This is a predicted structure of a 1544-nucleotide RNA (small-subunit ribosomal RNA) from an uncultured Planctomycetota bacterium. Its Rfam family is "Bacterial small subunit ribosomal RNA".
RNA sequence: UAUGUGAAGGGUUUGAUCCUGGCUCAGAACGAACGCUGGCGGCGUGGUUGAUACAUGCAAGUCGAGCGGGAAAGGAGGGGCAACCCUCCCGGUACAGCGGCGGACGGGUGAGUAACGCAUGAUCAAUCUGCCUUCAGGAGCGGGAUAGCCGAUCGAAGGGUCGAGUAAUACCGUAUAAGCCCACGACGCCGCAUGGUGACGCGGGAAAAGGAGGGGAUCUUCGGACCUUCCGCCUGAAGAUGAGAUCAUGUUCCAUUAGCUUGAUGGUGGGGUAACGGCCUACCAUGGCUAUGAUGGAUAGCCGGCCUGAGAGGGCGAUCGGCCACACUGGAACUGAGACACGGUCCAGACUCCUACGGGAGGCAGCAGUGCUGAAUCAUUCGCCAAUGCGCGAAAGCGUGACGGUGCGACGCCGCGUGGAGGAUGAAGGCCUUCGGGUCGUAAACUCCUUUCGGGAUGUCGAAAACAGCGUGUGCCAAUAACAUGCGCUUUGAUCACAUUCUAAAGAAGCACAGGCUAACCUCGUGCCAGCAGCCGCGGUAAUACGAGGUGUGCGAGCGUUGUUCGGAAUUACUGGGCAUAAAGGGUGCGUAGGCGGCUUGGCCAGUCCGAUGUGAAAUCCUUCGGCUUAACCGGGGAACUGCAUUGGAUACUGCCAGGCUUGAGGGUGAAAAGGGCAAGCGGAAUCGCAGGUGUAGCGGUGGAAUGCGUAGAUAUCUGGGAGAACGCCGACGGAGAAGUCAGCUUGCUGGGUCACUUCUGACGCUGAAGCACGAAAGCUAGGGGAGCAAACAGGAUUAGAUACCCUGGUAGUCCUAGCCGUAAACGAUGGGCACUUAGUUUCAGGUCCACUGACGGACUUGGAGCCGGAGCUAAUGCAUUAAGUGCCCCGCCUGGGGAGUAUGGUCGCAAGGCUAAAACUCAAAGGAAUUGACGGGGGCUCACACAAGCGGUGGAGCAUGUUGUUCAAUUCGAAGCAACGCGAAGAACCUUACCUGGGUUUGACAUGCAACUGGUAGGACCCUGAAAGGGGAACGACCCGCAAGGGAGGCUGCACAGGUGCUGCAUGGCUGUCGUCAGCUCGUGUCGUGAGACGUUAGGUUAAGUCCUGUAACGAGCGAAACCCCUGUCGUCUGUUGCCAUCGGGUAAUGCCGGGCACUCUGACGAGACUGCCGGUUUUAAGCCGGAGGAAGGCGGGGACGACGUCAAGUCAUCAUGGUCCUUACGCCCAGGGCUACAAACGUGCUACAAUGGUCGAUACAGAGAGUUGCGAUAUCGUGAGAUGGAGCCAAUCUUCAAAGUCGACCUCAGUUCAGAUUGGAGGCUGAAAUUCGCCUCCAUGAAGUCGGAAUCGCUAGUAAUCGCGGAUCAGAUACGCCGCGGUGAAUCUGUUCUUGAGCCUUGUACACACCGCCCGUCAAGCCACCCAAGCUGGAAGCACCCGAAGUCCGACAGUACGGUUCGGCCGAAGGUGAGUCUGGUGAGGGGGACUAAGUCGUAACAAGGUAGCCGUAGGGGAACCUGCGGCUGGAUCACCUCCUUU
Repeated sequence: UAUGUGAAGGGUUUGAUCCUGGCUCAGAACGAACGCUGGCGGCGUGGUUGAUACAUGCAAGUCGAGCGGGAAAGGAGGGGCAACCCUCCCGGUACAGCGGCGGACGGGUGAGUAACGCAUGAUCAAUCUGCCUUCAGGAGCGGGAUAGCCGAUCGAAGGGUCGAGUAAUACCGUAUAAGCCCACGACGCCGCAUGGUGACGCGGGAAAAGGAGGGGAUCUUCGGACCUUCCGCCUGAAGAUGAGAUCAUGUUCCAUUAGCUUGAUGGUGGGGUAACGGCCUACCAUGGCUAUGAUGGAUAGCCGGCCUGAGAGGGCGAUCGGCCACACUGGAACUGAGACACGGUCCAGACUCCUACGGGAGGCAGCAGUGCUGAAUCAUUCGCCAAUGCGCGAAAGCGUGACGGUGCGACGCCGCGUGGAGGAUGAAGGCCUUCGGGUCGUAAACUCCUUUCGGGAUGUCGAAAACAGCGUGUGCCAAUAACAUGCGCUUUGAUCACAUUCUAAAGAAGCACAGGCUAACCUCGUGCCAGCAGCCGCGGUAAUACGAGGUGUGCGAGCGUUGUUCGGAAUUACUGGGCAUAAAGGGUGCGUAGGCGGCUUGGCCAGUCCGAUGUGAAAUCCUUCGGCUUAACCGGGGAACUGCAUUGGAUACUGCCAGGCUUGAGGGUGAAAAGGGCAAGCGGAAUCGCAGGUGUAGCGGUGGAAUGCGUAGAUAUCUGGGAGAACGCCGACGGAGAAGUCAGCUUGCUGGGUCACUUCUGACGCUGAAGCACGAAAGCUAGGGGAGCAAACAGGAUUAGAUACCCUGGUAGUCCUAGCCGUAAACGAUGGGCACUUAGUUUCAGGUCCACUGACGGACUUGGAGCCGGAGCUAAUGCAUUAAGUGCCCCGCCUGGGGAGUAUGGUCGCAAGGCUAAAACUCAAAGGAAUUGACGGGGGCUCACACAAGCGGUGGAGCAUGUUGUUCAAUUCGAAGCAACGCGAAGAACCUUACCUGGGUUUGACAUGCAACUGGUAGGACCCUGAAAGGGGAACGACCCGCAAGGGAGGCUGCACAGGUGCUGCAUGGCUGUCGUCAGCUCGUGUCGUGAGACGUUAGGUUAAGUCCUGUAACGAGCGAAACCCCUGUCGUCUGUUGCCAUCGGGUAAUGCCGGGCACUCUGACGAGACUGCCGGUUUUAAGCCGGAGGAAGGCGGGGACGACGUCAAGUCAUCAUGGUCCUUACGCCCAGGGCUACAAACGUGCUACAAUGGUCGAUACAGAGAGUUGCGAUAUCGUGAGAUGGAGCCAAUCUUCAAAGUCGACCUCAGUUCAGAUUGGAGGCUGAAAUUCGCCUCCAUGAAGUCGGAAUCGCUAGUAAUCGCGGAUCAGAUACGCCGCGGUGAAUCUGUUCUUGAGCCUUGUACACACCGCCCGUCAAGCCACCCAAGCUGGAAGCACCCGAAGUCCGACAGUACGGUUCGGCCGAAGGUGAGUCUGGUGAGGGGGACUAAGUCGUAACAAGGUAGCCGUAGGGGAACCUGCGGCUGGAUCACCUCCUUU
């Protein structure tokens, strides 16, 4: 110091968060099993299932010193030469028998048992105990049998029968006998109630067996007697051991088991037992158990302990130890000290075996072993009694499948080894690679060393003493004998360990994992396949998740998997949880048992606390020391065993007993308030009928209508009378009640609460399982009543449908009486009671005090009802003296979602249904609160050619162009709502060209490298062939550098490779579109919140704008907006040709034509200018807005470029680039021709028109911006024209170069035209090798549709729309009416935001987060799974009644007897049979709902106001979700109002 050094979390619900809550993982363990692998040893351990069936062998014998016998060996004698034979006596082994002791122990198993079976502790004054120990005493005299054996005999066998004869420590009689037993008497002591105990007296009763060894004297029938020792025997007492009985406490689950019991509970008498007792019996009484769980059912051997756990607990009950029960199944007794007996007996049953068919035998849950079963124990039919122990024996000894060992199995724990040191060319090889290298890796090879273990050989020591024998001593004795005993010596080993030596690195490494949890990562293959998976989840072409390889990580002769238990799990919460909204408060009260209980005094000491004693077996656990080389393992000591019992003490608290108190509770007196309840009566308004009057064509109803009513007179209006139901205003989160609920007025009866006084009682209290009572609406029964309303129903609408919402009608019902039902969102989703804990304010019912008034004003207080808010609590929302705060007491309830408040059972109900209340199966979530978004057929504010107001179009026609579709050999490909469609394409006849057909080609049309070859080489006129490409021939014939050897370039052949408009835009870069030029998107620090997040960015103004200002837990900042940039509008400066020409001069028909000039215009560079700067008004003193002045321009002057964070897996692999993949005599390359130009149809974008604001003809005026040498191309000539000829000028402010609408004039006069120009015919021109498919242009002729366009739809807010022409890119030409630019002419309307579309901000709801193109409900159809019901069918269990009744004990009878025994009868009695029921399993046609399953059908119920707010209960209806009625709830949005609160 020691039971006790001891406590971890993670993954997964969500876009994210916090919480609740389940699922799951990491740990430890196992009598395990399975997979892969496997060197050695030690110590353990091994049929968990079938208490299934067992072949074979063994597992309980022993004693001759109890007895009669007795083969064999041996001894003696005789015969015989001997071998050998015979006989007797001795001897005594094996062996069977009589007898004794032991077979009740040891060994096995866990079926049964929920029990005094087990555990702990007591009791027996109610008991027994062989062998063993101690003490006291004794053993006298007799008797008759019986087995064995012998003879005879039956049976197949097991086994038996008869006769003769025999022994004992077998059996019997008798003697003696106390302190033994029985009975009686009287006495002492004691106790615990019955009683116990010890003397004494008297009477009666009960016993025995011998055996062995030795021996001196004496006696002898020579056997012995006798003496002595040992063993055995009898009686009694005591001990020890073992057993029996009793009691207290503890000991699983189910109440969907609630009542059980007739020997049952007790008494008396008797019997029985070792002993108490209903243990049994006769009679009497009527008890006994039970909610603290009887009875019944299910399951189970119990404990020490084992596993786990921080502990408390939870699970288990193998091995070892204690107890119990069982021995094929059931029953029974016998013997015995002990059994109702595992290897004994009897009976019954099932099964197996033998049989001569008549009968018999058997019981491995002993050790081995076998069969079937099973995931599994697939171990040896082993050795030995040497040790430990047991039985018998005086002993030697014998027996012992107990035990000690061996063998088998990695089944477990522990230990050891498979080598150690050095060794870099970092070898080869594998894998990866960014191709540089990296890694396996000092790993190997190689060098040196060692030899544990294994294998071979050899050997020694050790591990205990006994019994017995011998020697020696002591005791006993008459004794040196015998016997007992101390010491010494001798003797005994199944099996194992140890030591020495030899051998060579020699013979010895695997398994799982590598996405996260969880240590460890790459490559290839596969392509939602194959597969993985403990949970989350991986796999659909770049898989760290599948399979393989490499590498790594973990453990290691093992490693993983599966199963089970505990842990983590505070996830049943005693330690240690909860119930407003997550699962969870009973609908409400009264009240029984129970639980809990105010202040105070005294007593007791049950609980409680302290000490002591006994016990708590050993083993185990812990600790210490020790033994195996260590460890596991084992041994010694200690501690501990937290318990129980007894005893001594303490008395605060609880309890009990007794007394007191008044504050809890109740009562009394007085006062005021109220829709509290029940009953009766009365009242007015309204509604609807009825009667009558007036009056005329409609009324009614809706979003709009219709059904309906009305000319037979409605509606409307007036009068009269009637019926039923409900009670306006007051009226109020105001009142009452336990809750449900309660409202006209009056009366009667009646319940409860409050306040004041502080007079009484004196803890009388709180809660409350069971129980009882009340309990909205709907519903039910019977009888009334019936105005209105109104499930069902009918009709009309709406609709795709409309079993609905809306409308017109309308029955139950709603109302009353009597009785059921017993449920609701029966809600404050908050059980009741008591106490305590900061403020403010309103209101109701009272009271006290102060003022007395402007005011029933103020202050305080009791009891209710609200709001707000502090601490505190809460996951948050929120609650907050009316707690969800802080505490105490009692009750109810919860434990993942679904299945399901269902099935079944029970119970209540007339029914509808209520209460109680599961499981299989299935999912990994379901859920609460809050956050950010998104969305809403929610709200508010605001903006935009969004609408409106306008102008012009499209949609109709013809043509052009693009697209779809279709066609085709091909009509290459892409783009697809806005944001594809005159788009890629700023231009397809060939080319382009990617497509098709055909022809060719293979290192290639193109790039680089390597190798070989090549000088008449490369190239190649020309010729042949061919559609061309290509092929064949062939004159000619080279280049660069160089010191001249050569090199380079080129060509050819071959190898590496080229090439691909093949695929993947969902592998990518880059670029682009779009929301959107919308005003947004964020960050740092700080603050708030557990957190996601929030604030900032919201609010009030303002702006085109998150633009600016003010306010403000925010202060600042960034990306966007704005500005900076470009063009344009005004002015200035500079410049002055190719531009310009005012002034001067010259010249012309005319012209800046010339000199000259640079003023102006212009060119193009630099500046100025505009900033709400100034004035007035307005707003908050701001920002700003409105108006004005000046100014070329005024509030962003106009236009452009510029596009935040991001969204759409938007577009593009066919611009380009690029990962991966595919093709390689082809998916590459070349060529010719064709196609991309097709044409029933549809769509988009345009052009031209339909005409008179026009067309035609003639005349005539004014731009800007561009382009040009393979080019623009003038003047001129020709042609009707397109154009041709020709070529001045221009590389451009120089030349090409001319606008058209317009203006002036003429004709046309409303017509399919002098409109329109399609189509077609003819003739031409141009480009180009080429114009057929398939170009453009010109002229002549032809002259289609079309007369302003349905539904619908587009653009535009000023130099804009509209209209007019001009230029350019691409380009040989051109399909351009397209696109991109340029200028000319030049409007109308809007000073508004109701609606449509889109967008921004704030707010609200949400079950959405792929975000409303969301989510999601139910029927039906299909598949699959488990369950329920069910006509029945078929097993099992326990009991009841009756029948039958074996063995056997007991009782009785006859006969009989020394004692056993025999026969018969009776009670009880196992199995069996019959019957009616109960409980429980299996199966079952068919029926029912439920769960699950990528893409089935019908609808749209719910989530937003979900488009009729939803939900709860109930009733009816309906394909389905559901609809409707009645009552209830807010867990309903929105708007308005009221009340209240906060601040001023």
The prediction has a mean pLDDT of 82. RNAcentral holds the sequence, with entries from ENA and SILVA.